[in-house]
Context: one part of a larger RNA
């Protein structure tokens, strides 16, 4: 190479746009480049193959034919493919309509509780624990009533509910804005699908500059346990979480499952659109039931699959295109590069050893 894989055995890029390539829908005319046919020239000789001969026989060798594989010319076939010039509407965009939503981002408001603070009542304790003690308190705490002030959060609703490409999003309100999904079947007609390189976007911690700073809290101080205890438990407590303005690119960023697309039983909950039919002066954003679509959950038939399991949301049967894997350690290290203020990230080996 042929060829075999990727939830859990090595192995699906964190995720999305989107260049190159690569792949592509019904239809009908040119055209004949792939492609299939016939003929010809060439392809040195040996080599291979079949007959015959020759060494008594074999290896061998010799004569005639012939085949392999390419490349050229010439003539035909038009069914796939390509080109090309046309229709077409199922793919794919748009326009209309009526709805659902923590989807972005900016803005004003609010809600409890926490800690502090004043000002009244109040008096010997309060804290914390397996039990203790370090703390805090007679400069009046803990408790209870009132006022302020800061910050951070956003209980009930709430739900394998719902949005979003992923990361992720939840107090109310209002302004801007962006996707889906449904109904309709008006418009545009293949404008599609995937995507090497390359763009953006990315929890949390960390990093710079400038704010905040209640509460929680890495180090860091005590007190305890302990054979010790750099830990687990208690009192404190800096970075830091919060906000802005760039940085950093990584996670058990998982569904351990890559995107599109068709096809292959069914139950059953739920959500969000549309249809139909019933019910209630209970008339409304009601309530019941059949069904279509779009999501999301649980069981399950053929199938798959080592097995767990998966099973119309596939891991089942196929098709198009990317990424990736090849024993265990060394090693995701070393060196080289390329980004980074850094920390490091990314890219990626050998020796050697089992």
């Nucleotide at each position: 190479u042929u060829g075999g894989g990727c939830c859990u055995a090595a192995a699906g890029c964190a995720u999305c746009c989107g260049u190159a390539g690569c792949u592509g829908g019904c239809u009908a005319g040119g055209u004949c480049a792939g492609u299939c046919c016939c003929u010809u020239g060439u392809u040195a000789a040996a080599u291979c193959c079949a007959c015959c001969g020759a060494a008594u026989u074999a290896a061998u060798c010799g004569u005639u034919g012939g085949a392999u594989c390419g490349c050229g010319g010439g003539g035909g076939a038009u069914a796939c493919u390509g080109c090309u010039u046309g229709g077409c509407u199922a793919g794919g965009g748009g326009a209309c309509g009526a709805g659902a939503g923590a989807g972005g981002c900016a803005g004003a408001c609010g809600g409890u509780a926490u800690u502090u603070u004043c000002g009244g009542g109040g008096u010997a304790g309060g804290g914390g624990u397996g039990a203790a003690a370090u703390c805090c308190u007679a400069u009046a705490a803990u408790c209870c009533c009132g006022g302020g002030a800061a910050g951070a959060c956003c209980a009930c609703c709430a739900g394998u509910g719902g949005c979003g490409a992923a990361g992720g999003c939840u107090g109310u309100c209002u302004g801007c804005u962006a996707g889906a999904a449904c109904g309709c079947g008006c418009c545009c007609g293949a404008c599609g699908g995937u995507g090497a390189g390359g763009g953006a976007u990315g929890a949390a911690a960390g990093c710079u500059g400038g704010g905040g700073g209640a509460g929680c809290g890495a180090a860091c101080c005590g007190g305890a346990u302990u054979a010790g205890a750099u830990a687990c438990c208690c009192g404190g407590g800096u970075a830091g979480u919060c906000c802005c303005a760039g940085c950093u690119g990584u996670a058990a960023a998982c569904g351990a499952u890559g995107c599109a697309g068709a096809c292959u039983a069914g139950g059953u909950g739920u959500u969000u659109g549309g249809a139909c039919g019933g019910c209630c002066c209970a008339c409304g954003u009601g309530c019941c039931g059949u069904u279509c679509u779009a999501g999301u959950g649980c069981c399950g038939c053929a199938g798959g699959g080592a097995a767990g399991c998966u099973g119309u949301u596939a891991a089942g049967u196929c098709u198009g295109c990317c990424g990736c894997c090849u024993g265990g350690g060394g090693a995701g290290u070393a060196c080289g590069a390329u980004c980074g203020c850094a920390a490091g990230a990314u890219u990626g080996a050998a020796a050697c050893u089992u």
Notes: The part of an RNA shown here (small-subunit ribosomal RNA, central domain) has 354 nucleotides and comes from an uncultured bacterium. The full RNA is in RNAcentral, with records from Greengenes and SILVA.